[in-house]
RNA sequence: AGCGAACGUUAGCGGCAGGCUUAACACAUGCAAGUCGAGCGCGAAAAGUCCUUCGGGGCCAAGUAGAGCGGCGGACGGGUGAGUAACACGUGGGUAACCUGCCUAUCAGCGGGGGACAACAACUCGAAAGGGUUGCUAAUACCGCAUACGUCAUCAACUUCUUCGGAGGAUGAUGGGAAAGCUAGGGAUCUUCGGAAAGCUAUCACCGAAGGAUGAGUCCGCGUUGAAUCAGCUUGUUGGUGAGGUAAUGGCCUACCAAGGCUAAGACGCGUAGCUGGUCUGAGAGGAUGAUCAGCCACACUGGGACUGAGACACGGCCCAGACUCCUACGGGAGGCAGCAGUGGGGAAUAUUGGACAAUGGGCGGAAGCCUGAUCCAGCCAUCCCGCGUGAGUGAUGAAGGCCCUCGGGUCGUAAAGCUCUGUGGAGAGGGACGAAUUUCCGUACGUUAAUAGCGUGCGGGGUGACGGUACCUCUUUAGCAAGCACCGGCUAACUCCGUGCCAGCAGCCGCGGUAAUACGGAGGGUGCAAACGUUGCUCGGAAUUAUUGGGCGUAAAGCGCUCGUAGGCGGUUUCGUAAGUCGGAUGUGAAAGCCCUAGGCUUAACCAAGGAAGUGCAUUCGAAACUGUGAAACUUGAGUUUGGGAGAGGGUUGUGGAAUUCCCGGUGUAGAGGUGAAAUUCGUAGAUAUCGGGAGGAACACCAGUGGCGAAGGCGACAACCUGGACCAAUACUGACGCUGAGGAGCGAAAGCGUGGGGAGCAAACAGGAUUAGAUACCCUGGUAGUCCACGCCGUAAACGAUGAGUGCUAGAUGUCGCGGGUAUUGACCCCUGCGGUGUCGAAGUUAACGCGAUAAGCACUCCGCCUGGGGAGUACGGCCGCAAGGCUAAAACUCAAAGGAAUUGACGGGGGCCCGCACAAGCGGUGGAGCAUGUGGUUCAAUUCGACGCAACGCGCAGAACCUUACCUGGGUUAAAUCCGCCAGAAUCCCGCAGAGACGUGGGAGUGCCCUUCGGGGAAUUGGUAGGACGGUGCUGCAUGGCUGUCGUCAGCUCGUGUCGUGAGAUGUUGGGUUAAGUCCCGCAACGAGCGCAACCUCUGUCGUUAGUUGCCAGCAUUAAGUUGGGCACUCUAACGAGACUGCCGACGUUAAGUCGGAGGAAGGUGGAGAUGACGUCAAGUCCUCAUGGCCCUUAUGCCCAGGGCUACACACGUGCUACAAUGGCCGGUACAAAGAGCUGCGAAACCGCGAGGUUAAGCCAAUCUCAAAAAGCCGGUCUCAGUUCGGAUUGGAGUCUGCAACUCGACUCCAUGAAGCUGGAAUCGCUAGUAAUCGCGUAUCAGCAACGACACGGUGAAUACGUUCCCGGGCCUUGUACACACCGCCCGUCAAGCCAUGGAAGCUGAGGGCACCCGAAGUCCGUGACCCAACCUUAGGGAGGGAGCGGCCGAAGGUGAAAUUAGUGACUGGGGCU
Repeated sequence: AGCGAACGUUAGCGGCAGGCUUAACACAUGCAAGUCGAGCGCGAAAAGUCCUUCGGGGCCAAGUAGAGCGGCGGACGGGUGAGUAACACGUGGGUAACCUGCCUAUCAGCGGGGGACAACAACUCGAAAGGGUUGCUAAUACCGCAUACGUCAUCAACUUCUUCGGAGGAUGAUGGGAAAGCUAGGGAUCUUCGGAAAGCUAUCACCGAAGGAUGAGUCCGCGUUGAAUCAGCUUGUUGGUGAGGUAAUGGCCUACCAAGGCUAAGACGCGUAGCUGGUCUGAGAGGAUGAUCAGCCACACUGGGACUGAGACACGGCCCAGACUCCUACGGGAGGCAGCAGUGGGGAAUAUUGGACAAUGGGCGGAAGCCUGAUCCAGCCAUCCCGCGUGAGUGAUGAAGGCCCUCGGGUCGUAAAGCUCUGUGGAGAGGGACGAAUUUCCGUACGUUAAUAGCGUGCGGGGUGACGGUACCUCUUUAGCAAGCACCGGCUAACUCCGUGCCAGCAGCCGCGGUAAUACGGAGGGUGCAAACGUUGCUCGGAAUUAUUGGGCGUAAAGCGCUCGUAGGCGGUUUCGUAAGUCGGAUGUGAAAGCCCUAGGCUUAACCAAGGAAGUGCAUUCGAAACUGUGAAACUUGAGUUUGGGAGAGGGUUGUGGAAUUCCCGGUGUAGAGGUGAAAUUCGUAGAUAUCGGGAGGAACACCAGUGGCGAAGGCGACAACCUGGACCAAUACUGACGCUGAGGAGCGAAAGCGUGGGGAGCAAACAGGAUUAGAUACCCUGGUAGUCCACGCCGUAAACGAUGAGUGCUAGAUGUCGCGGGUAUUGACCCCUGCGGUGUCGAAGUUAACGCGAUAAGCACUCCGCCUGGGGAGUACGGCCGCAAGGCUAAAACUCAAAGGAAUUGACGGGGGCCCGCACAAGCGGUGGAGCAUGUGGUUCAAUUCGACGCAACGCGCAGAACCUUACCUGGGUUAAAUCCGCCAGAAUCCCGCAGAGACGUGGGAGUGCCCUUCGGGGAAUUGGUAGGACGGUGCUGCAUGGCUGUCGUCAGCUCGUGUCGUGAGAUGUUGGGUUAAGUCCCGCAACGAGCGCAACCUCUGUCGUUAGUUGCCAGCAUUAAGUUGGGCACUCUAACGAGACUGCCGACGUUAAGUCGGAGGAAGGUGGAGAUGACGUCAAGUCCUCAUGGCCCUUAUGCCCAGGGCUACACACGUGCUACAAUGGCCGGUACAAAGAGCUGCGAAACCGCGAGGUUAAGCCAAUCUCAAAAAGCCGGUCUCAGUUCGGAUUGGAGUCUGCAACUCGACUCCAUGAAGCUGGAAUCGCUAGUAAUCGCGUAUCAGCAACGACACGGUGAAUACGUUCCCGGGCCUUGUACACACCGCCCGUCAAGCCAUGGAAGCUGAGGGCACCCGAAGUCCGUGACCCAACCUUAGGGAGGGAGCGGCCGAAGGUGAAAUUAGUGACUGGGGCU
């Protein structure tokens, strides 16, 4: 794009077309083929009317209806597509091998006789359908006879053409064979006066002949479906002769003879199918199709058969058989809608039991006319195509309403309403065509004629319409009665809201849906088409996705393992001819319709009609001769042969050789050997291994040895001889296209395997043992059999690979190597230059998807062959062929998936590689894991034990303080509230005292009035309370809707961009490389050049010095004191502001003269001095909705708010993080020394006094370099303890207290007395730390009433050990490599098993179907034979004959029956694999 469509929703009108695609299933009923009285003989009845003796009869109806004989037509028209793969159809020819009714034109005729049979009548059989017998009769029915222009047959001789078969023409002879009348006109003659009637004329008939036209028959060339898993078929088969048959050729049939015929260019068998013009699609070539219309064919319930006829083997004829249906009196009969309607059935599905012969056409007829379900019309159906309408103009308060909303508004939307118009369709009324022209009838003119019949031509007139209440036109009527369907994620035009929540559902492909769905459902809006719109099905297109036009085969599917060679295809140079192919012209044909063009008719269009063009084809004919073919002649360059060379693991046979392994014998010799990652099995004291000598046997041939050589491939490796194939080089001569490829076919063909017979040293499937392991039917080890070897025969496959078929030609180079030759030079060999042939590497052009290939092409071309067409199923099943078997070759389908695959890219990953780093390991020090306690978590429990955090990167985390509060949880009680804004009312505010209650809360009373204005009534501001409504409130959910903040990789050195360049592209380059660094830090190089975020630096603290400044700080010297207490001083310390200083700056070495590294000097400090702050692009849907903010959802007398009490503090248990210990480097007692950094007014609190103590009383000082906390502790000195569960350790418990606080019961800390548990250094495992670090010691602060702090943060004191080094563990960075991974190795993924579903193979069998073969039976019927029975026409000598028929027999023969096989389909217990989940 299309459709004979169907289904869903919807539906106003008209035109034009179409309408059982399925059951060629079965059919009720009606109709569809009759007509002719001008061929013939018969011949009613009713009604009407008359008569009647009432029984009936006459007239008319009427020579009507009706059958019958006869003629023509029922072979056309109409239907259907079952069969048919065929001369069925299409196209073009032949028919010298034929026929043709009606029609047409021509020639010649139509004479004279005869005998019957229907109808009818009578009798009779039968239920019926239908008969039987006897009798009568006509004809255009039938039969002789006559005649014979043509004609037919035979014969004779002549002639023309010829495809040589024959055909035509003319002549002669002999013989054979025809006919039918009817009607009309006029009418001699006869007459019963009604009429009959010879002959003549005319139409129509009839006969013979030869033409035409038309229509058939038959033959031939070419074309015409699928599969080769159908490869051989055939006996009337192929041909001949004779006879038969036909309209006619022919094995068409028959007898005999011969043995042929077809086939890979597809016979035979099987499946499917009516063919064509055309139709649909497509740019075309093609592909699909064969409805309607037209041509041809075939069929008519199924099968067979003939008759009649011009024509049939006959749709509405006959006979027989079969199935089915109907009638029946059971004896017997009838029927054939694939004609038009219609019915049932089948089906997704396809119409009225209509009207008319008015037109067109057909049959009959002289005609009128009759018949016509052909046809013309109407009815039904949106089935297709076409046209029209459902209104038009105006109309902004942008109405109401709906929907959305950022709440401003937007949109439906000029849409509606309103106002002004129009009137197609619909309804009503009126008018009103075309289709109608004849034939014919009436009249008339002319011609013909004897004629006014008849016929022909012309003119005038009359009559004829189913459709039809038509089309069309006019008037009236009212905007009134007339719009839907699909879609809106992308493809693909069109977007929002709500509902739903991987549900319900959607889906053509990709895919949507798991709480914010433009994808589901609804709505609003929009888009598309529109009386339709979608869906489904089918065909073509897109699809260059079967590629002729117009594809491919190294790696995506695809080169046979290799060669030889048959058919076939293709083929070098020159000349002459030919004309098959080829090209051109002409002629015929290519039906009509259709398509196309032009102009025309319906108002337009669809539609219809006219003319033209086209129809790429076929045939005939005339030409051309370049190319191909073909014939002839020639040529040498392709190919081959000759001569001479050298190279080679080319092949085969026979023989020879040495090294090595093993075994045997002997000697020496002693305890192990062997083997492995380590072992063991194994061998060995019966003497192994080792070593020496000798022997046996088999197999393989070290070095040479090389991208070296040879071969077609497989493949070939010691040496020698013999036999033998091929290639190469050089030079001559010869043959003269002898060539290339190669379907089938044949041969060769690694390894393994098979058969027979040998052989068997080593090795070694299977097997055994030992190890390894979770297991180990493996890898490793010890043994070991087939086999490996030989001969002969099979097998016929390999990643048989260059994953690259063979041949030929052409197209830059560079460089190896093998063989042969030439040149130059040389004594010679090299080197060098060069030719041919092989074998490699790199590479230009070109090519390729890329990788790559690149004269050994995967480039440019030609020839031939093979092969491919998504993945799986499957190289499988079935069938066939081969094989001893194993198996091989050939080779599907159902079903299933939306991919499978190639090359390259970026990442990620690797028990891949290289380089490098980090307390990563190692080297050390100290811990954890064991104990008790503290704290957090899990689990459990509970009314609640609120919630969050879960590897590192949750677990002394949020919590820098849970007794109440906090608090979010639970129980109970209560409440419509608190804050804010707006409206109204009242009172300023505020303060105090009661009552009930656990409290919240409820309730009562009292005190008290301020500021501004004022007309003294009051009003206003601010504030409080009450009240109405909106708004609120939520630590409720979603961190996977979010912002912000944070963790982590990681303070790791990375992450990117612009421009340029490269690549088809993803991308690459830069950023890689060589060095160097802590660093993508820097240097050098480089198709890159630059830049950004990171690194570093800039900032803070600290380490040295200087300057400035000295109080609350300091004190060298002076004075003074108990004391820097005071005077004094600011040198020092210190404080805190500004500066200096460090930069690989200097020297040397190394390095590339660089970057830089190493060493040194100086310096307080040296190579980032130490520490902090600072965290790139990103990753983890990491954490947090319970800090805060926030979308959506949820609750609203509660999931909000208030209160009391309880809980977060539970406790069998498990884990993390800590504290204290286990003691003598220690505990205890006494004495004594030295910090830093902080904090302090609801505070720190001195001193003094009291208390054993926690603490208390009182109180100075201090808003702090001034006072206080405040004692620093380890340390040092002295003493004591003496290795023990202790003078270690301090848990637990009892008692007594202190402090804070409204309140220490659940549930605080501390003090004193008493008690005195576990624990004696901690399994596997695991953590921190590289210097002022670890370890150890104490001090302070935040939070805070107090404190569960042993936590966190900060401060100082004392103060180590070790680092060889980077193999390993972990993490990370760069480069490279492989990848089937990309959610990225926590990836992907294979096979068995288990379960469900699906299709399929095998299978003992079972059930059908169609076809063939053989045999039996054998209807109807043609033919043949017979015909003793029967018979009108003719003949007869009357006896009969000629001729015909019944009957009978025979051949053939449908259906039926039987049998044996094959094919095919379904099904089948069980069984095999396969697919999906």
The prediction has a mean pLDDT of 83.
The RNA shown here (small-subunit ribosomal RNA) has 1477 nucleotides and comes from an uncultured prokaryote.
Its Rfam family is "Bacterial small subunit ribosomal RNA". Gene Ontology terms of the family: structural constituent of ribosome and ribosome.